[in-house]
RNA sequence: GUAGUCUAUCGGGCGGCCGCUUGAUGUAAAAGCAUCAAGAGGAAAGUCCGGGCAGCGCAAAACGGCAGUCGCUAACGGCGACCGGAGGCGACUCUAGGGAAAGUGCCACAGAAACGAUACCGCCCGCAAGGGUAAGGGUGAAAGGAGUGCGGCAAGAGCGCACAGCUCUGUAUGGUGACAUACAGAGGAGGUAAACCCUGCUGGCUGCAAGUGUAUACGCUAGAGGCUUUUGGCAACGAAAGUCCUAGAUAGAUGGCCGCCACCCAUUUGGGUACAGAACCCGGCUUACAGAUAGGCUCUCGAA
RNA sequence: GUACCCGUAGCUCAGCUGGAUAGAGCGUUGGUUUGCGGUACCAGAGGCCGCAGGUUCAAAUCCUGCCGGGUACACCA
Numbered sequence: 001g002u003a004g005u006c007u008a009u010c011g012g013g014c015g016g017c018c019g020c021u022u023g024a025u026g027u028a029a030a031a032g033c034a035u036c037a038a039g040a041g042g043a044a045a046g047u048c049c050g051g052g053c054a055g056c057g058c059a060a061a062a063c064g065g066c067a068g069u070c071g072c073u074a075a076c077g078g079c080g081a082c083c084g085g086a087g088g089c090g091a092c093u094c095u096a097g098g099g100a101a102a103g104u105g106c107c108a109c110a111g112a113a114a115c116g117a118u119a120c121c122g123c124c125c126g127c128a129a130g131g132g133u134a135a136g137g138g139u140g141a142a143a144g145g146a147g148u149g150c151g152g153c154a155a156g157a158g159c160g161c162a163c164a165g166c167u168c169u170g171u172a173u174g175g176u177g178a179c180a181u182a183c184a185g186a187g188g189a190g191g192u193a194a195a196c197c198c199u200g201c202u203g204g205c206u207g208c209a210a211g212u213g214u215a216u217a218c219g220c221u222a223g224a225g226g227c228u229u230u231u232g233g234c235a236a237c238g239a240a241a242g243u244c245c246u247a248g249a250u251a252g253a254u255g256g257c258c259g260c261c262a263c264c265c266a267u268u269u270g271g272g273u274a275c276a277g278a279a280c281c282c283g284g285c286u287u288a289c290a291g292a293u294a295g296g297c298u299c300u301c302g303a304a
Numbered sequence: 305g306u307a308c309c310c311g312u313a314g315c316u317c318a319g320c321u322g323g324a325u326a327g328a329g330c331g332u333u334g335g336u337u338u339g340c341g342g343u344a345c346c347a348g349a350g351g352c353c354g355c356a357g358g359u360u361c362a363a364a365u366c367c368u369g370c371c372g373g374g375u376a377c378a379c380c381a
Base pairs, nucleotide, nucleotide: 001299003298004297005296006295007294008293009292010291012261013260014259015258016257017256018255020039021038022037023036024035025034026033027032041275045286046285048284049283050282051281052280053207054206055205056204063203064202065201066200067199068082069081070080071079072078083097084095085094086093087092098198099197103196104195105192106191107190120137121136122133123132124131125130147163148162149161150160151159166187167186168185169184170183171182172181173180174179211218212217225244226243227242228241229240230239231238232237262273263272264271265270305377306376307375308374309373310372311371314330315329316328317327323361332348333347334346335345336344354370355369356368357367358366
């Protein structure tokens, strides 16, 4: 450093006046009136997951969902840490990441051949017919793992050997584990499972318009709640103590006006204040978001 | 509020068990026919398959996330 990267917080402020919803108190038969108090969000959104709660059902199958490992959690498709892979000089970021030697399907065109197949050119044998070969050329997204050298052969070829690499299996060591490293052995068979499928784990169905009720009612808000401190853990998260009560409407309240200040756009008077508005309640994810502030780390340049 | 469906040419639709140069009808443009218009016939234009990302050799088609439009459902009366 108008280089980068990862997080966190806020997201107009103060005052006055007039309203709206709820609660408490007073008055009161009730309505109403008066006073006081409280009154949108980080996403209240999308309704994509997971729960609580309510009704129905309760046995399995069918039908779904998830997919590296270990943990966190009430639970999760969420979160944290780690492993493998990819990108970046780096901080760091991304990752639908079980199985293709259980089986089935599909792989257009081109090509000899698209998986238990086969030979167009080439090379070799042969008079020819035909045969051998699969290293090279050609086709294709993909052609049966395989580079270099030596040997070998009619010509060739992992056909053999050496070195290097890949996959699988076994053993040892380290790790809770995914896995990593080393050694030994084996190696003929492509891709696709966001095709069917297989494996492991897991899920009853419907949703507050559920439902309940002596029916203008209830379900309706104190909750896996918030904040502070201490403490265990790398972290997600947990534990203990203290403290606080903080919307509850039902066509839906949370608003309007004025003054000063802050910022933005025009610049003459002016206009505007991002995204957005609770509807049974929580935990997540995803998406939208003008701008402001704070912190960690990396890179580069300069100085000592 | 909850559950679900659909976006392909100007309009209405097909294609969506992956492989086309994405089709059909109506409309539209030009031409022929006619004195002119319609009809008829011939030829053509018109599409980022709602948007973005992913899987795959290959995506309108499969998967994920958004955007837009639509449908159904309770109580009371």